[in-house]
RNA sequence: GCGCGUGUAGCUCAAAAGAUAGAGCAGCGGAUUUCUAAUCCGCGGGUUGGGGGUUCGAAUCCCUUCACGCGCU
Numbered sequence: 001g002c003g004c005g006u007g008u009a010g011c012u013c014a015a016a017a018g019a020u021a022g023a024g025c026a027g028c029g030g031a032u033u034u035c036u037a038a039u040c041c042g043c044g045g046g047u048u049g050g051g052g053g054u055u056c057g058a059a060u061c062c063c064u065u066c067a068c069g070c071g072c073u
Base pairs, nucleotide, nucleotide: 001072002071003070004069005068006067007066010025011024012023013022027043028042029041030040031039049065050064051063052062053061
């Protein structure tokens, strides 16, 4: 330099072909318990790496850019 892949909640990951952004764990509140743990109920948390475009509608399609990984020269 070229090619491919990954980037979504604090962490690990979903969301096939465009149509309400979710789960588990963690956190917070409560129940239970003499207390803790465990268990149960509830709650909050997201500019979907950044920017732009297409579309009635984009995590998803297109362009560009950044970070990381792999491969080739």